[in-house]
RNA sequence: CUCAUCAAGAGCAGCAGAGGGAUUUGGCCCUAUGAAGCUGCAGCAACCUUCCCGUAUAUGGAAAAGGUGCUAAUUCCAUCAGCAAAUGCUGGCAGAUGAG
Numbered sequence: 001c002u003c004a005u006c007a008a009g010a011g012c013a014g015c016a017g018a019g020g021g022a023u024u025u026g027g028c029c030c031u032a033u034g035a036a037g038c039u040g041c042a043g044c045a046a047c048c049u050u051c052c053c054g055u056a057u058a059u060g061g062a063a064a065a066g067g068u069g070c071u072a073a074u075u076c077c078a079u080c081a082g083c084a085a086a087u088g089c090u091g092g093c094a095g096a097u098g099a100g
Base pairs, nucleotide, nucleotide: 001100002099003098004097005096006095011041012040013039014038015037019030020029021028025078026077027076042071043070044069047067048066049063050062051061052060075094080091081090082089083088
């Protein structure tokens, strides 16, 4: 840089010791009944992967050993644009993850 996905799902323990929820701003929330981070184990999902079907690198189905990822809240919500009286809805930007 390109493509795909982002409303579902899944937490305990040990160390540690004050922050955290990407960034700006605002809101809201989590947190000494222990934040971030690190470690162990467990789990979720099914992108890569494997198997079945199939003419097929299509569609569909199954699996979870391996490579990632993830395990408060929609990517916590808004922020920019449009519609709308408003609640709200749609799209974009940005970001995250995977594959190339």
The RNA shown here (SAM riboswitch aptamer (S box leader)) has 100 nucleotides and comes from uncultured Dialister sp. RNAcentral holds the sequence, with entries from MGnify. Of the family's consensus pairs, 97% are formed in the model. Rfam family: SAM riboswitch aptamer (S box leader). Its family is annotated with regulation of gene expression in the Gene Ontology.